The RNA shown here (Bacterial RNase P class A) has 353 nucleotides and comes from a bacterium. It matches the Rfam family "Bacterial RNase P class A". The family's RNA type in Rfam is ribozyme. The model forms 96% of the base pairs in the Rfam consensus. The sequence was found by an Rfam model in a public genome assembly. Model confidence (mean pLDDT): 75 of 100.
[in-house]
C1' cells in the first nucleotide's frame, strides 16, 4: 500500500423572526428516532369467571447458560463455505406405523432387461426354469469402496486395508470427542403425515376503571331443613377461547352516548458513568440525571452564518446536493429502509528496511 472479515459509532451546528403541543399562576421550561416503520416473536398491564384435568387446536427442536420472557442473545459441540479472519444452518426420531420417490430404467422396495452360471428341452436359431447385483444400461438416488480368497457363476460369504453407524472403557457438566477392541452395515424423504420431548386460557389501551345521562330485560319453578334469618336437592333459563368433564350465576345487570368529561398516560425490567464478578450474553453496587405525549390531530416554516459531498473556478468564491423517515400503553427482541462519515481488533497479499 491493496484486498477483506468482525464489533461499536454517528445521523449534522448555530442565529433570528412568525407559529403549535404539553407542564407551570407567572417568569420559563419542554418537545421524535435508530429504526418512531413492519406489526413477525416474547413480556408487563387491563378485563373476562385467578383460567382444573382431558382431547383437539398452535409453537419450539445440538448442548450449557443468559433473561421478567422469547423464536432474541451469548459461549461452545458438529455440519457445510472460505487460503484465512470468519460466516452460514428448520442441526430431534427413518430398527413404532403409514404414505411418496416426476422423467428414465426390468425395478425406488424387495426388484432380473441385457449379460454370466447351471439344469432340462431343441427344428441348433433358440426356448423354459432355476440361481447371480460381479459386468452393461437408467436414474438425484440400486445392496459400502478397493484387492484377494472362494464359486457353477455369484454375492461381507471370508480375509486384509479403508469408510460409515452403534456399544463399553477414557476424556468432557454437556453437545460430543477418541488411536486400540467388540457388534452391525438391504435407499432417500419427517420446511409429508406421524412419533418423542417442551412451552401456550383468550381478547388487546378503540383494553379497561370511574362519574354522568338516555333506553330496556329479569327478580325463576317444585321440593327438604328450619319453620324468623337461611341452607340443601331436582328441574328451567343464562354464563366459562372449540367439545368433553368439571364449575359458577339467576342480579346493583345489559345496550347506547356522533368533533364528549376524569384516570389508565408517561419514575421506569428508565438513561449515563465508575467500580466489582463472568470468556461472554448478563448480573451486582454507587453516584448523577429526568427525558414528548395528544381530540387517532403539537413537534412547523422562512432568512442568515458554517460543517460534509461532488463539479466548475479567474483561487475571490459560485452552482448542486445533505438520506431513510415522524411517536400515539409501555418494554425486551427481530426483520426491512438508510446520503455523507468515524473508530478500534483481526486476516491474507505485495512493497522497502
Nucleotide at each position: 500500500g491493496g484486498a477483506g472479515c468482525a464489533u461499536g459509532c454517528c445521523g449534522g451546528g448555530c442565529c433570528a423572526a412568525c407559529g403549535c403541543g404539553c407542564c407551570g399562576c407567572a417568569a420559563g421550561g419542554u418537545g421524535a428516532g435508530g429504526a418512531a416503520a413492519g406489526u413477525c416473536c416474547g413480556g408487563g398491564c387491563u378485563u373476562c369467571g385467578c383460567a382444573g384435568g382431558g382431547c383437539a387446536g398452535g409453537g419450539u427442536g445440538c448442548a450449557g447458560g443468559a433473561u421478567a420472557a422469547c423464536g432474541u442473545c451469548c459461549u461452545g459441540u458438529c455440519g457445510a463455505g472460505g487460503u484465512a479472519a470468519c460466516u452460514c444452518g428448520a442441526a430431534g426420531g427413518a430398527a413404532a406405523g403409514u404414505g411418496c420417490c416426476a422423467c428414465a430404467g426390468a425395478a425406488a422396495c424387495a426388484u432380473a432387461c441385457c449379460g454370466c452360471c447351471c439344469g432340462c428341452g431343441u427344428u441348433c436359431g433358440c426356448g423354459c426354469g432355476g440361481g447371480u447385483a460381479a459386468g452393461g444400461g437408467u436414474g438425484a438416488a440400486a445392496u459400502c469402496g478397493u484387492g484377494a480368497g472362494g464359486u457353477a457363476a455369484g454375492a461381507g460369504c471370508u480375509c486384509a486395508c479403508g469408510g460409515c453407524g452403534g456399544g463399553a472403557c477414557c476424556c468432557g457438566a454437556g453437545a460430543g470427542g477418541a488411536a486400540a477392541c467388540c457388534c452391525g452395515c438391504g435407499g432417500g424423504u419427517a420446511a409429508a403425515c406421524c412419533c418423542c420431548a417442551c412451552c401456550c386460557g383468550a381478547a388487546g389501551c378503540a383494553a379497561g376503571a370511574c362519574c354522568g345521562g338516555c333506553a330496556g330485560u329479569a327478580c325463576g319453578g317444585c321440593u327438604c331443613c328450619a319453620a324468623c334469618c337461611g341452607g340443601g336437592g331436582c328441574c328451567c333459563g343464562g354464563g366459562c377461547g372449540g367439545c368433553c368433564c368439571g364449575c359458577c350465576c339467576g342480579a346493583u345487570c345489559u345496550g347506547c352516548c356522533u368533533a364528549c368529561g376524569u384516570c389508565g398516560c408517561a419514575u421506569c425490567a428508565g438513561g449515563u458513568g465508575g467500580c466489582c464478578g463472568g470468556u461472554a450474553a448478563c448480573g451486582g453496587u454507587c453516584a448523577c440525571c429526568g427525558c414528548a405525549g395528544a381530540g387517532a390531530g403539537a413537534u412547523g416554516c422562512u432568512g442568515g452564518c458554517c460543517g460534509c459531498c461532488g463539479g466548475c473556478u479567474u483561487c475571490g468564491g459560485c452552482c448542486g446536493g445533505u438520506a431513510c423517515a415522524g411517536a400515539a400503553c409501555c418494554c425486551g427482541g427481530c426483520u426491512u429502509a438508510c446520503a455523507a462519515g468515524c473508530a478500534u481488533g483481526c486476516u491474507c497479499u505485495c512493497c522497502c528496511c